């Protein structure tokens, strides 16, 4: 970087260097000089991988423990929204249009694993 597989309304912040942005993309909409990004350093959260038991069994799969280790995270649902489709209401020259939803699917994006 490709392909693929799972996950994505939970969880978790101080300091110190330094200064202007940053929340992928694009529109919204928000965070930021009561200091953005960034490196540092310390805490913390989760438990994908690793280990350690147990079932099934041969597809690699379920369900517990643990937190040493190898990511990973620590504003807002992945901040919402993009494409399809449903639903509710309201408006219509009946073709449709507006607005709204912890609706349904998908793209897309991120973490994590497995393979080239």
């Nucleotide at each position: 970087c490709a392909c693929u597989c799972a996950u994505c309304g939970a969880g978790a912040c101080c300091g110190g260097c330094u200064g202007a942005g940053g929340g992928a993309c694009a529109g919204g909409c928000c965070c930021u000089u009561u200091g953005a990004a960034g490196c540092c350093g310390g805490g913390g959260c989760a438990a994908c991988c690793u280990g350690c038991g147990g079932a099934g069994c041969g597809c690699u799969u379920c369900c517990g423990c643990c937190a040493c280790g190898g990511u990973g995270c620590c504003a807002a649902c992945u901040c919402c929204u993009g494409c399809g489709g449903g639903g509710a209401u309201g408006c219509u020259g009946c073709g449709g249009c507006a607005u709204c939803c912890a609706c349904c699917g998908g793209a897309a994006g991120a973490u994590g694993g497995g393979c080239g």